[in-house]
Bacterial RNase P class A from an Anaerolineales bacterium, 375 nucleotides, folded computationally. Of the family's consensus pairs, 94% are formed in the model. A source record names the gene rnpB. The RNAcentral record of the sequence draws on ENA. Taxonomically the source falls in Anaerolineales (Bacteria, Bacillati, Chloroflexota, Anaerolineae).

RNA sequence: AGGCUCGGCCGGGCAAUCGCAGGCGGCUUGAUCUGCCUGAGGAAAGUCCGCGCUCCACAGAGCACGGCGCCGGGUAACACCCGGGCGGAGCAAUCCGCGGAGAGGGCCACAGAAACAGACCGCCUUUCGAGGUAAGGGUGAAAAGGUGGUGUAAGAGACCACCGGGACUGGCAGUAAUGCCGGUUGCCAGGCAACCCCCGCCGGGAGCAAGGCCAAGCAGGGACGAGAAGCGGCUCGUUUCUUUUGAGUCCCGGGUAGGCUGCAAGAGCAUCGCGGUAACGUUGGUGCCCAGAUAGAUGAUUGCCCUGGCCUGCAGGAUUUUUUCGGAGAUCCAAGUGGGCUGGACAGAACGCGGCUUACAGGCUGAACCUGCAU
Numbered sequence: 001a002g003g004c005u006c007g008g009c010c011g012g013g014c015a016a017u018c019g020c021a022g023g024c025g026g027c028u029u030g031a032u033c034u035g036c037c038u039g040a041g042g043a044a045a046g047u048c049c050g051c052g053c054u055c056c057a058c059a060g061a062g063c064a065c066g067g068c069g070c071c072g073g074g075u076a077a078c079a080c081c082c083g084g085g086c087g088g089a090g091c092a093a094u095c096c097g098c099g100g101a102g103a104g105g106g107c108c109a110c111a112g113a114a115a116c117a118g119a120c121c122g123c124c125u126u127u128c129g130a131g132g133u134a135a136g137g138g139u140g141a142a143a144a145g146g147u148g149g150u151g152u153a154a155g156a157g158a159c160c161a162c163c164g165g166g167a168c169u170g171g172c173a174g175u176a177a178u179g180c181c182g183g184u185u186g187c188c189a190g191g192c193a194a195c196c197c198c199c200g201c202c203g204g205g206a207g208c209a210a211g212g213c214c215a216a217g218c219a220g221g222g223a224c225g226a227g228a229a230g231c232g233g234c235u236c237g238u239u240u241c242u243u244u245u246g247a248g249u250c251c252c253g254g255g256u257a258g259g260c261u262g263c264a265a266g267a268g269c270a271u272c273g274c275g276g277u278a279a280c281g282u283u284g285g286u287g288c289c290c291a292g293a294u295a296g297a298u299g300a301u302u303g304c305c306c307u308g309g310c311c312u313g314c315a316g317g318a319u320u321u322u323u324u325c326g327g328a329g330a331u332c333c334a335a336g337u338g339g340g341c342u343g344g345a346c347a348g349a350a351c352g353c354g355g356c357u358u359a360c361a362g363g364c365u366g367a368a369c370c371u372g373c374a375u
Base pairs, nucleotide, nucleotide: 001371002370003369005367006366007365008364009363010362012305013304014303015302016301017300018299020039021038022037023036024035025034026033041346045357046356048355049354050353051352052351053207054206055205056204065203066202067201068200069199070084071083072082073081074080085098086097087096088095089094099198100197104196105195106192107191108190120137121136122133123132124131125130145163146162147161148160149159150158164188165187166185167184168183169182170181171180172179173178211261212260213259214258220252221251222250223249224248227241228240229239230238231237268288269287270286271285272284273282274281275280306344307343308342309341310340311339312338313337314336316333317332318331319330320329321328322327
């Protein structure tokens, strides 16, 4: 310098004007007005996991159903995170995967004779009916452990040597997964468990439209009960309703509309120290308060700046042509400076929290690895 791998962070800034929501005040209850303060995200998204919280259910045990699955640790918990193990890919950094297929059932496209007991070609035997053979060919993603020998009619772990795998077993290291070093045994016929299943562990149901409180109107119940209301103040008068089939007044419980709460001080945030390889923890120190709408606020316009792209003027550099040696012309370059046009993502809280996954213009930054060159 180039390439590649893995993280961390930001994701427009400032000002003016107009506007929205919440809180506190000014003013005196409310409304209105006004001053000040505060007002989205890394994913607020998908609603896929795990919790808190709330109500309902609940003797105990089992079954069913669902989820998870190498080992150890972290955590409130997890399908998350960290560290380790084994297998696979890569020169490497690094990435991907993870109980059991030797308990049983089921399935395995196409091709192929056969996908787990199968003979198509080939080889061998033959009494010509057939039988033996997984060595060789062919099919396929996958076909009977591999190489060499013995053996045989031809063959074959049928037998033998070495190598590979499995099962059983001993020692050592490790908390463990597992690794290393042995011993015995021919046991050697594949894959799928995100098909059923087996083993181990975990799991009650519904959700903030949870739940709690207040409570118009209408209807209901009870008590009192002969008047009540209008005609602009009073009296008279009059009209309407009503007099036990009860007007009107008061009270009661449930509860609709509606309102308040739940609902923002918490598994809280920032930073330093300490413990830990790390995830993370912390009864340690200091500082902070950080959206709460309810048809749903958090926005718009303009200017300047930042940043990307395109066009272009000037200055500059390189090459080249010409020359009266002062210069002039042509082509290319893109680090300087000015002007014009244009772009700046994905997306948006609704009870809260921890994760995962997915979307994302552009930019900043750290570490590791590989190659080339120079010292």